Annotation:
This is a predicted structure of a 72-nucleotide RNA (transfer RNA) from a Bacillota bacterium. RNAcentral records the identical sequence in 2 taxa. The coordinates come from a structure-prediction model, not an experiment, and the mean pLDDT is 81. Its Rfam family is "tRNA". From the family's description: Transfer RNA (tRNA) molecules are approximately 80 nucleotides in length. The family's RNA type in Rfam is transfer RNA.

RNA sequence: GCGUCCGUAGCCAAGCGGUAUGGCAACAGGCUUUUAACCUGUAUAUCGUGGGUUCAACUCCCACCGGACGCA
Numbered sequence: 001g002c003g004u005c006c007g008u009a010g011c012c013a014a015g016c017g018g019u020a021u022g023g024c025a026a027c028a029g030g031c032u033u034u035u036a037a038c039c040u041g042u043a044u045a046u047c048g049u050g051g052g053u054u055c056a057a058c059u060c061c062c063a064c065c066g067g068a069c070g071c072a
Stems, first nucleotide, its partner, number of pairs: 001071007010024004018055001026042005048064005
């Protein structure tokens, strides 16, 4: 330099055109003599950045940034 794949909450993942879903963690409450476990609830992501297409974009297209692998 070229190609393929990946980038979504504090962490790990799902979602592949119609207002973002789950697990872990956090916080509050319940239970318990207390802790843990268990149960209930709450908050947290303008989806790597910037453009384009579309009535509508995490999703499709382009460029760029970061990462992994392969080729040279």